Predicted 3D model of a 73-nucleotide RNA (transfer RNA) from a Terriglobia bacterium.
[in-house]
RNA sequence: AGUCUCGUGGAGCAGCGGAGUGCUCGCCGCUCUGACAUGGCGGAGAUCGCUGGUUCGAAUCCAGCCGAGACUA
Repeated sequence: AGUCUCGUGGAGCAGCGGAGUGCUCGCCGCUCUGACAUGGCGGAGAUCGCUGGUUCGAAUCCAGCCGAGACUA
C1' cells in the first nucleotide's frame, strides 16, 4: 500500500428493510435467610463507531472517514 471481516447498554452475543432494539452475565432496589449464596419480583442502562446518501420507512442497503482483526505485497 491493497483485499476481506467486524464495530449494537458495563461485558459477551442476537437482530441483515416494517419499528416498544432483544437475550445472557453484571449493576441497583424489594423479597427470601439468623447471615451469605441460590431462587422470585421490579428497575436503570444502547439516538446500533462517525458523517452523508438511497427509501414511504435504515441497526439492517450504498459512499466516505475513524477504529480493531486477518491475509497479501
Description
Its Rfam family is "tRNA". The prediction has a mean pLDDT of 82.